[in-house]
RNA sequence: GGGAUCGUAGUCAAGCUAGGUAUGAUUCUGCAAUCGGGAUGCAGAGGUCGCUCGUUCAAAUCGGGCCGAUCCUA
Numbered sequence: 001g002g003g004a005u006c007g008u009a010g011u012c013a014a015g016c017u018a019g020g021u022a023u024g025a026u027u028c029u030g031c032a033a034u035c036g037g038g039a040u041g042c043a044g045a046g047g048u049c050g051c052u053c054g055u056u057c058a059a060a061u062c063g064g065g066c067c068g069a070u071c072c073u074a
Base pairs, nucleotide, nucleotide: 001073002072003071004070005069006068007067010026011025012024013023020057027045028044029043030042031041032040050066051065052064053063054062
């Protein structure tokens, strides 16, 4: 240089094929429970879905460009 896959809460992932409210686990906070902790249960917090432009009534999802990561190849 060429090619492939990927980027989503603090962390790990689902959702993208087939556009229509952002899902799970964990973490954190509060409460319950306990003599007190841990484990457990309940509630809550935490996301401009890598950035940008476009298509659309509507974009995490479709298209273009850019940035980054991993792998293959010369």

Description
The RNA shown here (transfer RNA) has 74 nucleotides and comes from a Nitrosopumilaceae archaeon. The sequence is in RNAcentral, with records from ENA. Model confidence (mean pLDDT): 83 of 100. The organism belongs to Nitrosopumilaceae, within Archaea.